Background: The RNA shown here (transfer RNA) has 77 nucleotides and comes from Candidatus Peregrinibacteria bacterium RIFCSPLOWO2_01_FULL_48_20. The same sequence occurs in records of 2 taxa. Rfam family: tRNA. It is annotated as a transfer RNA. The RNAcentral record of the sequence draws on ENA. Its mean pLDDT, the model's own confidence on a scale to 100, is 81.

Order: sequence, then C1' cells, then structure tokens
RNA sequence: GGGCCCGUAGCUCAGUUGGUUAGAGCAGGAGGCUCAUAACUUCUUGGUCCUUGGUUCAAGUCCAAGCGGGCCCACCA
Repeated sequence: GGGCCCGUAGCUCAGUUGGUUAGAGCAGGAGGCUCAUAACUUCUUGGUCCUUGGUUCAAGUCCAAGCGGGCCCACCA
C1' cells in the first nucleotide's frame, strides 16, 4: 500500500429483503424469602446504535468519507 470483516446498554451479543416505539443475558438498584448470607424470585435503572454528511415519507439497517479494532496478502531494508 491492497482486500475482507467488525463497531448497538458497564460487559457478551441479537436485531441486516429499511417500517409499531431499540432488545436478551450478565451486571447495578430496590423488594420478597432467610436468624443472617448465598442461592432462588419480583420489580426496576441504563443507549446521541463509532463520527460527519447523503438517499428516503421513514435509517441500527442503504450510500460516501473519516476514526478505531481484527484477519489475510504484498512491499521495504
């Protein structure tokens, strides 16, 4: 330098033929149970969907550029 993949909650991720309004598990908070703790259980908190711009009635989803991460190839001395 070239190619491919990924970026969504504190963490691991789902959501991708564009269309109710963004979700699950774990974690955090409060309650129940217990003498108490753990376990179990109920409720609940939490997001500018990496950034900017574009297409569209409508974008997490499509397009462009950029940023970050991973893999492969090439090059150099």